[in-house]
Molecule: transfer RNA
Organism: Patescibacteria group bacterium
């Protein structure tokens, strides 16, 4: 160099034919217990890597860079 899959919460991932960003898990707070764990039950927590197009609306669709994983060569 080319080609494929990939980037979404501290972590691991969903997100259907474009229409109000979502789960477990880890961290808070409560409740339970004689006390912790374990168990329940709230509430928090997001520039959807990044820069442009499309479109009334983009985490999705286009282009172009960037980063990890993979092939050819």
């Nucleotide at each position: 160099u080319c080609c494929c899959c990939u980037g979404u919460a501290g972590c691991u991932c969903a997100g259907u034919c474009g229409g109000u960003a979502g789960a477990g898990c880890a961290g808070g707070a409560u409740g339970c217990u004689g006390u912790u764990a374990a168990c329940a039950u709230c509430a928090a927590g997001g520039u959807c890597c990044c820069a442009g197009g499309u479109u009334c609306g983009a985490g999705u669709c286009c282009u172009g860079g960037c980063g990890g994983g993979g092939g050819a060569g």